[in-house]
Overview
Predicted 3D model of a 1724-nucleotide part of an RNA (large-subunit ribosomal RNA, half A) from a Caldilineae bacterium. The sequence was found in a public genome assembly. The prediction has a mean pLDDT of 81. Its Rfam family is "Bacterial large subunit ribosomal RNA".
Context: one part of a larger RNA
RNA sequence: GGCGCACGGGGGAUGCCUUGGCACGGUAGGCCGAUGAAGGACGUGGUUGGCUGCGAUAAGCCUCGGGAAGUUGCCAGCAAGCGUUGAUCCGAGGAUUUCCGAAUGGGGUAACCCGGCAUGGUUCAUAGCCAUGUCACCCCGCACUGAAUACAUAGGUGCGCGGGAGGGCACCCGGGGAACUGAAACAUCUCAGUACCCGGAGGAAAAGAGAGUAUUCCCUGAGUAGUGGUGAGCGAAAGGGGAAAAGCCCAAACCAGUGUCGUGUAAGCGAGCAGGCGUUGCGGCACUGGGGUUGUACGGCGUAAUGGGGAAAGCUGCUCUGACCCACGAAGUUACAAAACCUCCACCUAGCCGAAGACUACUGGAAAGGGUCGCCAUAGCGGGUGAAAGCCCCGUAGGCGAAAGGUGUAGGACUUCGAUUACGUUCGUGAGUACCACGGGGCACGUGAAAUCCUGUGGGAAUCUGGGUGGACCACCACCUAAGGCUAAACACCUACCGUGACCGAUAGUGGACAAGUACCGUGAGGGAAAGGUGAAAAGUACCCCGGCGAGGGGAGUGAAAUAGAACCUGAAACCGUGUGCCUACAAGCUGUGGGAGGGCUAUGCCCGUAAGGGAAUGCCUGACCGCGUGCCUUUUGGAGAAUGAUCCGGCGAGUUACCCUCUGUCGCAAGGUUAAGGGAUGCACACCCGAAGCCGUAGCGAAAGCGAGUCUGAAUAGGGCGCGACAGUGGCAGGGGGUAGACCCGAAACCUGGUGAGCUUACCAUGGCCAGGGUGAAGCGGGAGUAAUAUCCCGUGGAGGCCCGAACCGACCAAUGAUGCAAAAUUGGCGGAUGAGUUGUGGUAAGGGGUGAAAUGCCAAACGAACCAGGAGAUAGCUGGUUCUCCCCGAAAUCGCUCUAGGGCGAGCCUCGUAAUGUCGUUGUCGGAGGUAGAGCACUGGAUGGGCUAGGGGGCGUCAAGCUUACCAAACCCAACCAAACUCCGAAUGCCGGCAACGCAAGUUACGGGAGUUGGACAGUGGGAGAUGAGUUCCAUUGUCGAAAGGGAAACAGCCCAGACCGCCAGCUAAGGUCCCGAAGUACAUGCUAAGUGGGAAAGGUAGUGGGCGUACAGAGACAGCCAGGAGGUUGGCUUAGAAGCAGCCACCCUUUAAAGAGUGAGUAACAUCUCACUGGUCAAGUGCUCCUGCGCCGAAAAUGUAGCGGGGCUAAGCAUGUCACCGAAGCUGCGGAGAGCAGUCGUCUAGACUGCUUUGGUAGGGGAGCGUUCCUUGUUCAUUGAAGCUGUACCGUGAGGAGCAGUGGAGGACAAGGAAGUGAGAAUGCCGGAAUGAGUAGCGUAAAAUGCGUGUGAACCGCAUUCACCGAAAGCCCAAGGGUUCCGACGGAAGGUCGUUCCUCGUCGGGUUAGUCGGGCCUAAGCCGAGGGCGUAAGCCGUAGGCGAUGGACAACAGGUUAAUAUUCCUGUACCGAUUGCAUCGAGUGAUGGGGGGACGCCGAAGGGUAGGCCAGCCGGGUGAUGGAAAUCCCGGUUCCAAGCGUGUAGACCGUUGAUCCGCCCAGGUAAAUCCGGGAGGUUAGGUCAAGGCGUGAUGGUUAAGCUGUGUAAUGCAGCGAUGUGGUUGAUCCCAUGCGGCCAAGAAAAGCCUCUAAACGUUGAAGUGCAAUCGCCCGUACCGCAAACCAACACCGGUGGGCAGGUCGAGUAGACCAAGGUGAUC
Repeated sequence: GGCGCACGGGGGAUGCCUUGGCACGGUAGGCCGAUGAAGGACGUGGUUGGCUGCGAUAAGCCUCGGGAAGUUGCCAGCAAGCGUUGAUCCGAGGAUUUCCGAAUGGGGUAACCCGGCAUGGUUCAUAGCCAUGUCACCCCGCACUGAAUACAUAGGUGCGCGGGAGGGCACCCGGGGAACUGAAACAUCUCAGUACCCGGAGGAAAAGAGAGUAUUCCCUGAGUAGUGGUGAGCGAAAGGGGAAAAGCCCAAACCAGUGUCGUGUAAGCGAGCAGGCGUUGCGGCACUGGGGUUGUACGGCGUAAUGGGGAAAGCUGCUCUGACCCACGAAGUUACAAAACCUCCACCUAGCCGAAGACUACUGGAAAGGGUCGCCAUAGCGGGUGAAAGCCCCGUAGGCGAAAGGUGUAGGACUUCGAUUACGUUCGUGAGUACCACGGGGCACGUGAAAUCCUGUGGGAAUCUGGGUGGACCACCACCUAAGGCUAAACACCUACCGUGACCGAUAGUGGACAAGUACCGUGAGGGAAAGGUGAAAAGUACCCCGGCGAGGGGAGUGAAAUAGAACCUGAAACCGUGUGCCUACAAGCUGUGGGAGGGCUAUGCCCGUAAGGGAAUGCCUGACCGCGUGCCUUUUGGAGAAUGAUCCGGCGAGUUACCCUCUGUCGCAAGGUUAAGGGAUGCACACCCGAAGCCGUAGCGAAAGCGAGUCUGAAUAGGGCGCGACAGUGGCAGGGGGUAGACCCGAAACCUGGUGAGCUUACCAUGGCCAGGGUGAAGCGGGAGUAAUAUCCCGUGGAGGCCCGAACCGACCAAUGAUGCAAAAUUGGCGGAUGAGUUGUGGUAAGGGGUGAAAUGCCAAACGAACCAGGAGAUAGCUGGUUCUCCCCGAAAUCGCUCUAGGGCGAGCCUCGUAAUGUCGUUGUCGGAGGUAGAGCACUGGAUGGGCUAGGGGGCGUCAAGCUUACCAAACCCAACCAAACUCCGAAUGCCGGCAACGCAAGUUACGGGAGUUGGACAGUGGGAGAUGAGUUCCAUUGUCGAAAGGGAAACAGCCCAGACCGCCAGCUAAGGUCCCGAAGUACAUGCUAAGUGGGAAAGGUAGUGGGCGUACAGAGACAGCCAGGAGGUUGGCUUAGAAGCAGCCACCCUUUAAAGAGUGAGUAACAUCUCACUGGUCAAGUGCUCCUGCGCCGAAAAUGUAGCGGGGCUAAGCAUGUCACCGAAGCUGCGGAGAGCAGUCGUCUAGACUGCUUUGGUAGGGGAGCGUUCCUUGUUCAUUGAAGCUGUACCGUGAGGAGCAGUGGAGGACAAGGAAGUGAGAAUGCCGGAAUGAGUAGCGUAAAAUGCGUGUGAACCGCAUUCACCGAAAGCCCAAGGGUUCCGACGGAAGGUCGUUCCUCGUCGGGUUAGUCGGGCCUAAGCCGAGGGCGUAAGCCGUAGGCGAUGGACAACAGGUUAAUAUUCCUGUACCGAUUGCAUCGAGUGAUGGGGGGACGCCGAAGGGUAGGCCAGCCGGGUGAUGGAAAUCCCGGUUCCAAGCGUGUAGACCGUUGAUCCGCCCAGGUAAAUCCGGGAGGUUAGGUCAAGGCGUGAUGGUUAAGCUGUGUAAUGCAGCGAUGUGGUUGAUCCCAUGCGGCCAAGAAAAGCCUCUAAACGUUGAAGUGCAAUCGCCCGUACCGCAAACCAACACCGGUGGGCAGGUCGAGUAGACCAAGGUGAUC
């Protein structure tokens, strides 16, 4: 170290549980708000952090009712109380109800600031303060007032217990209105009038009472009629069945009254007659009252008629008319008119009564369990009680109950209304309307033949003899009566309560069972978690011990249990350990599997035994050694693949549901079947009854009319088509498939809608700030020279510039570092700009189909070719990935056709299941056929070579004539030899078709129906095309295998060879291939070959390697090879040459002697020489050469880690060839046993099943069949504290999914059977959530100096103190603003945070701390924003006047010192100032604004002057004086500081002014009225007027200040008191004078405070002013950090962040270096 076992840790699965959710049903309720809502902020408790409640009367106050013993909420404790004089608690009604919010007195950054008026309080006060009330805007009404403009109107003012405003989940109506998507693209269309925005209303809304049977809702009609790029799709109505039912009112005619206008003496006075009277009449308009409301037209009016009574009315009389009443009838507070009540009853908002059990010495911690014996039940729903309770508790059945508030039915009372007919009359009956045209919209209906409805533009009726409709339109006919309005119920949604659940049970169910819309993230809109369980009861561990008075643990104790101890029920796995049995240190890997020695152990099995128990190895653990053996998934032709996915474990995680269609199975009924909506009685209902409206079927044919067992076509009684004849459907349930829906799950980039963003960045607007220092030297000007005058030049002055150098500041060119960083853009060293188109702060503006852009598609909050957030939304995805238990049967395809199609589809082919039919099919043999391939051939069609022959042509000759001729070309023809996919006179083998036979024995085919998958193929052989007769290439055909196939062989090796695995066996025979060893089987046999390790890689080419063969030449007349000898003469042939003699070269190459010998084969020389060859003789003695064919070899033959081209050893066969006999060898075949399927047969209790026979059982996509398990439900049977589920272990059972038993743990719920219903099975989705590993004790610990001693403490590198050292010092010091929000100070603490440690902290707990008339804000206005009226716009809203808000600007009164642990211009001391009020004094005529005027009031750059701050020096003062030479002074150290206001001085200086300041009066159409002011004018007068730092004195006999001294005190720093000098010189600002002065062009805020003038008004009854004194002076901020550990950057982050102060030496300098004050040593 591995495996096993035992025991732990860790972790939080599983089981059980439920306070919380989810869904449905029933009932009830349904708006709140100026009487201040919804929603909040802040408070409120004795102690109080959150929640809850409540509101300064603050976990509450009052009254009434209920109720009964306790109580002060969740939430314990302590403290203190309350309660039988009735508390807490519950219900009803009331009181209070801070501030914000419509928010409403004004403002505003919500919860804050600032007011006016009235009354009251306090007060000297009418300052101030406090309390109460009131003060917004719009609309309406009334009243008053009142312009242009006479009346009037607009406008204004006031009043009104008049109204509105805002909120509300869903539902409702209306105004606007997408896109993705679908159409396999897309535009009409669709999605869809959806999402979304906006307006409005209510408890419902809407619709609704006929210009065709009220409206609404459900079922049906019906996916019908239609509509539709007639595509995708969209899709009625009538009619029928139900729910619920309810109808009315105006306008007009006419009458009357009132007002007004007109008319104007006529009419009139209710009518008639008579008299009389007379501004009474008539007409128009407006209002009011009556009347009246419809289509069979109705109404008005007139006339006539029909019950009773009857007031009053004219100027009078008579007659008539007649309001009204009675009787009778009807209705009602919802529309139709409307108000206040009473009574009974019922219900709601608290409640009350409510039957019946005991024992047990059974178990147990506990009884409700077991046992025994009872009881109640209109109550055996349910929950609780220490386990499982009808009779213990709460309840349940059944009954009872309300002071107060509310709801409802009925009645009473009350209120209101009401007659009809006939005739006549032509009075009324809804106008910019109907209608028409054009453009649109809506109707299911897309312009269509397009009615009906709505209307933007234009035109434009009729008046009942009118008008509209009936799907263009016209006629006829029928129906109805528009252009006004109201209307309950049935229908939608939400909330509460009650009930229920084959709903969930903590990764589930709401996001949320818990301090959840919380923590946290984001500028914001917005996004958005995790997290339940001790026990019956806290009995929550007294006491002791270890430890730091820790953390944690050990004892003891409690308890049934503490391995229930608060990190608490059960407690799985990953992971981490401890102990132990076996194995492991010369050995090699998918980690297993088969065998197995040795060692250890003993059970659900076996043996013995009745049992208890005992025994053994065959059982269990381990496993030396040996054989075989490349994970899983996905995707693929093909994966160990070095192609994808997974770190591991646990949990979660994907074909569902609704409706419709279709098929199969099954059940009911059957020529019929069936209900839908709805209703009924009941109340445990998954039960029952009613309800045929409708649907399907029962008859077809036809385009239809229509006819009908027929019908259509047709002239037809013809023929033909489709039907009948033969006939079963329908409803439910289950299953397969399809359609519409997200439709198996996860996944885009995008599109659209509405919002949120300019604290980043871009541009702009307003208002402020900043830029050390040095240099250059423009214009202008002065002087000089010069010119006729200019010009020009010189010197000076001057100080310009998108000028120069260079810090701050801004930027970002280069390099390095950095790259899990210091940093999601930095650091270091260099670099660019640095008075400008500069940079920066604050406030603001511009917004996504957009903005902004010195333009890069840059930027718009760390990702911009179109931001972000939410929604449409589960967009779509012909694409990728994933898709979860088992067994059995069958089993593909990678082809054809078409396709904006090629990685997708549709049809066909191939698979499966069912039904039916059919002697079907395969192989072999044999017989018979058709055919035009291979081959072959040249007869055709073409190609093509040689020869011959010969037309024709070319060349030559020729008188260029005839003609002759020809190494020229050549048709046809002949001979010879050829070629062809698109040639064939011919022509196979195979294949194909058919007959017959044998074998196989259902394996075949066809038809119809259900379900698929496949249309990426690969290699090998053969035949071809393409290619290069390349490819592991590509495209066809054909066969095989792989695909989807394991086994044996080929070393290994999908596609090759053999062979097709149902399971088991320690049986046999073979195939391919093998038999020396690895490694099963022959060191087998016979005959040859090979010598190369050829075998065991390769070509052209080469080869006296070797075996075999044919042929040929030479050879006893002596070959071939060797050895001995010769190899000569003419001649050095001639030529050439310096020479050339056989042998540089050229020509010739003869003759002679010979056995033979070349005018020479090679070597050699300058040339010769010399050697040699050819040739010849001798010797030797038998074969020797050559060409060709053939077997096996050899050379040709170079690569990268290591032999490495037999699999290795090795082999001379164990190689090669031929032959022979054995053997081995597979999951093939056989044998034995077993299982399944199909067919046939036999038996059977004949749907089950048993047996026999034959055949059969590889399998991906896929089809079919049968089962296992999980959760819940029903019924039945059962188990359980003597111990359920879950978990752990286990050697048992089943073919499998799985199932038991036992033991331990656990501590309360389970199991089985038969059915039913599903959130039903996990290993993979870069899945989701959680936990745990690995990397790894590794990287790192984030610029930088510490050391020592002491102290504290359990403990010290880093906490404190001291000493030394080091760092910054235009900062790393000090002060503000923003931002943060207690971080400030003290005490205590040390778990976590702190990159280590920590006794320490910016950490935790407790306590403390911020003091203002003068500082900042509250006063004023800028950009901008809001905005009464107003203008515009579908709505929301946009713009904008008056007015207001709004600092970054204007205005404005306090300084010094001291003091605290922590504040100070705030407290204290001292000395001041501002405003107001009052009093007193003085003075004596003006005062007085929201109006007029002035002023406030402004740029940039430059230069000079005067000062001051500050510095330095000297002097002065205090102290020191030397260990070792000098040094007592001219040495050393330290100090030498000081405000504002007021008063006096009025300086340096600046400006204006004799071109007239100042002063004096006078005049004026200007300044919206007025003015004495401003302005203008004409005069007079004469020299001053205005502004202004600083200094000095005072303030100050004070305060402060060093060393030192005194006192006191601590662990230490301390605290209190005393305490000298305080002068002069020099330098000198960026600060002040100064908003000055000069120059320049780009020409440089507003308003208030302030001064002044008058108006109204007030004032001699004393205003205003002045002086003194007294009094008053509000609210908010104020701690602390603030270039940073407290802000912005996720961090205690090397980054970023505006303003002010500015010491010394060197230096131009704010550069740089070193120092001061001060700060720091940077958290391993």